[in-house]
RNA sequence: GCUGAAGAGGGCGGACCAAGGCCGCCGCCGAAGGAGCAACCUCCGCCGAGCGGGGCGAAACUCUCAGGCAAACGGGACAGC
Numbered sequence: 001g002c003u004g005a006a007g008a009g010g011g012c013g014g015a016c017c018a019a020g021g022c023c024g025c026c027g028c029c030g031a032a033g034g035a036g037c038a039a040c041c042u043c044c045g046c047c048g049a050g051c052g053g054g055g056c057g058a059a060a061c062u063c064u065c066a067g068g069c070a071a072a073c074g075g076g077a078c079a080g081c
Base pairs, nucleotide, nucleotide: 001081002080003079004078009026011025012024013023014022027069028068029067033065034063035062036061041055042054043053044052045051046050
C1' cells in the first nucleotide's frame, strides 16, 4: 500500500416546512489516539524464606479524556497478502 473488519439513540426539547446540521439535556459504544494496573526485575526499611513502601512494567483487561452511536461516506484496533 491492497483486501477484510465490529460496537453503540436516525433519543427528547427548541428555532426552522422537514431531514441533516446547530443549541440544550439525557442514554450508550470501544477497535484511532491517550490513560491505569499483574507477575517478573529492581531499590529502601525491618532484616526474615517474609512483611511494608517506592521504581520499571503488557493486553483485545480496565477507564472513557479524546473519538464514536440511521444509511452512505469517512475513520477503524486486528488479520491476510
Molecule: Glycine riboswitch aptamer
Organism: Acidimicrobiia bacterium